The prediction has a mean pLDDT of 82. The RNA shown here (transfer RNA) has 73 nucleotides and comes from an archaeon.
Formats: sequence, C1' cells, structure tokens
RNA sequence: GGGCCUGUGGGGUAGCUUGGUAUCCUUGGGGCUUCGGGAGUCCUUGACCCCGGUUCAAAUCCGGGCAGGCCCA
Repeated sequence: GGGCCUGUGGGGUAGCUUGGUAUCCUUGGGGCUUCGGGAGUCCUUGACCCCGGUUCAAAUCCGGGCAGGCCCA
C1' cells in the first nucleotide's frame, strides 16, 4: 500500500441480507415479600463509532473517515 470482517445501554447480545415501535440477559434504581438478609416477583433508568448522502422514514442502503482483528504485499 491492497483485500476482508467487526463496531448497538455500565457489561454481553439479537435485529442489518429484505429500511417502518431498537430485542433479550445481566448490572444500577424502586416496590412487594422477610425480624433482617438471600432467593423469588413486579416496575423502572439507560445504547445504534463519527460525518455526509439517498428516502416520507436509515442501526439497516450508498460515499468518506476513525478504531480493532485477520490475510496479502
């Protein structure tokens, strides 16, 4: 220098192919239960790597970057 893959709550993860309410687990906060704790159960907070484009509408499609990984040179 070239090619491919990955990037989503504090942590992990589905959704991307085929655009339309962002999924689930865990953590955190609160309630019930308990003498108290644990376990159980219910409620709740919180995310699409960045910029631009296409579109009524973009995590998803397109372009350019950034970061990590693999391969070639």
Notes: Rfam family: tRNA. It is annotated as a transfer RNA.